[in-house]
Context: one part of a larger RNA
RNA sequence: GCCUACGAGUUGUAUCUGUCCGGCAAGGUUAAGCGCUUAAGGCGCGUAAGCCGAAGCGAGAGCGAGUCUUAAUAGGGCGGCUAGUCGGAUGGAACAGACGCGAACCCUAGUGAUCUACACUUGGCCAGGUUGAAGGAGCCGUGUCAGGCUUUGGAGGACCGAACGAGUUUCCGUUGAAAAGGACUUGGAUGAGCUGAGGGUAGGGGUGAAAGGCUAAUCAAACUGGGAGAUAGCUCGUACUCCCCGAAAUGUCUUUAGGGACAGCCUCACUGCAGCUUGACGGAGGUAGAGCGACUGAUAGGAUGCGAGGGCUUCAUCGCCUAUCAAAUCCUGACAAACUCCGAAUGCCGCCAAGUGAUCAGUGGGAGUGAGUCGCCGGGCGCUAAUAUCCGGUGGCAAAAGGGAAAGAGCCCAGACCAACAGUUAAGGCCCUUAAACGUGAUCUAAGGUGAUAGAACGAGGUGGUGUUGCAGAGACAGCUAGGAUGUUAGCUUGGAAGCAGCUAUUCAUUUAAAGAGUGCGUAACAGCUCACUAGUCGAGCGACGCUGCGUGGAUGAUAAUCGGGCAUCAAGAUCACUGCCGAAACUAUGGACUCGCAAUGAGUGGUAGGGGAGCAUUCCAGUCUGCUGUGAAGGUGUGCUGUGAGGCAUGCUGGAGCGGUUGGAAAAGAAGAUGUAGGC
Repeated sequence: GCCUACGAGUUGUAUCUGUCCGGCAAGGUUAAGCGCUUAAGGCGCGUAAGCCGAAGCGAGAGCGAGUCUUAAUAGGGCGGCUAGUCGGAUGGAACAGACGCGAACCCUAGUGAUCUACACUUGGCCAGGUUGAAGGAGCCGUGUCAGGCUUUGGAGGACCGAACGAGUUUCCGUUGAAAAGGACUUGGAUGAGCUGAGGGUAGGGGUGAAAGGCUAAUCAAACUGGGAGAUAGCUCGUACUCCCCGAAAUGUCUUUAGGGACAGCCUCACUGCAGCUUGACGGAGGUAGAGCGACUGAUAGGAUGCGAGGGCUUCAUCGCCUAUCAAAUCCUGACAAACUCCGAAUGCCGCCAAGUGAUCAGUGGGAGUGAGUCGCCGGGCGCUAAUAUCCGGUGGCAAAAGGGAAAGAGCCCAGACCAACAGUUAAGGCCCUUAAACGUGAUCUAAGGUGAUAGAACGAGGUGGUGUUGCAGAGACAGCUAGGAUGUUAGCUUGGAAGCAGCUAUUCAUUUAAAGAGUGCGUAACAGCUCACUAGUCGAGCGACGCUGCGUGGAUGAUAAUCGGGCAUCAAGAUCACUGCCGAAACUAUGGACUCGCAAUGAGUGGUAGGGGAGCAUUCCAGUCUGCUGUGAAGGUGUGCUGUGAGGCAUGCUGGAGCGGUUGGAAAAGAAGAUGUAGGC
């Protein structure tokens, strides 16, 4: 993992509250118990004991279809126009283990020191080698000691190293050979040593050279029985079919935030007669926008300048001045969620009309939900960041399949009752992949750009369109040929400054076709090259500045690249216009099923949580068929038929003794899941 069996809303109650069915009814009903009787059971009694109902109001006295409040006869509160009650079935609640499995724990009574910790009693064990303490002896030595030498001796939590005990490092092992091992290596090895046997200390207790260690593979409180089915706002699981409807992820409160209560939204029953859409009309309102010489604030530039600061003056006052600040006024401009002289569109309320046709409301039974999420629109917050976060509006997903977007919860199209090899379309497409025009007319694009969700500021004689303006056969623009001079090296400055370091200048004048007191390069300064400007040559268009279409640079990422791919350039790209076609579970047509409905040549039938309805199968019981069965029951295994389905019927083989139809009743009543339990493979 599979197969087989087992495996989860049950039972009880003088309880509460609905619904359906039944009995009796202003009444309904017996309980314990007793008696009679039976196969099970039933019948009667039981002071109708008691209970519910038939009257309420008030704290109560009390009054009573009323009563309480009150001074009240006012007003107000609660009542009054009748239906209940006892059973059965069933939905829900309460109390019980209360749908099933699941803790870690707590308490209680016991069992454990054959493992291990420590202590006690009594035994055992430690190859071999080394070192050589004290003490003793002899000799030397001293006045005596001290001291020295030689020898003897055999101490030590001494040394090396087996057994023994330990477990340092690395490797292996890690569904192991082993629920702690193996190999190499390592520290102890006469000691605080190791070890046998015996008995001792016990669970908030022991023991601990202390690690919260050990206390039988269990230890921050052992194990076993019991309280016990502890509790679990938590996780998981919860078993046949079809039909109808169908949510929520919000508000308030919560020792509350992954749980609840009430409300909201769903469903069922009953009752009532509304509801919705569009149009006209009538309303309330201060948003978008706009405005501010209409307020409150804020605000740029200018004009004027109350007042202040500073300076001058004076004994003081007065006075005068101003590159400062600046009230108020005027001109121009312009801002605001908590500004408004103004002010929409939508939305909302009312009424009328038309349309639609149960979509609406109330009462009562049953829920689930109370983690939401994405797109678009209006906002807050954030960085006008986020698949961010918080609101409002709306559409989806959630709980929605189908087509498109290569692929894809939330985007675009569109809401799947069933069947079939019918038709028309939507979004999106029509070169191949791949269904359908390499469609038609016109223009643009040259980058293989684009076909991109994707690219900015800024840059550029890319190219198309369009506008304004200047020059041009009296010859433009570009090119080529020639000139580009003189006073003068302008003046000043400077070591020098001669067109060209810098400063000054009505930068003047002359000769000219034209030529700056000089556009750039250059020199130490000159020189030199060049430009402006002019003539000739040439012969027709040439410049400047805007707006705009498509392109271009800007453009950098980590495994090989790519528009989904192949590929594609008067496109198979872009823009405009037109025609045809393809394309879905949409729509239509055909046949069929079901729901609602009196019916229709009516409408409807996606669906999670959840509500409601109708059925199938299993086991047992009662009645019935005066059923079936060795001429073969149940069961097993095939085949055929049949029902929307759970299923049912017939029959072959097997099997070898019981079994069914129907009407009711009762349940140990349906498994794929629970890291489910047991067995098998």
Predicted 3D model of a 681-nucleotide part of an RNA (large-subunit ribosomal RNA, domain II) from a Bacteroidales bacterium.
It matches the Rfam family "Bacterial large subunit ribosomal RNA". Gene Ontology terms of the family: ribosome and structural constituent of ribosome.
Lineage of the source: Bacteria > Pseudomonadati > Bacteroidota > Bacteroidia > Bacteroidales.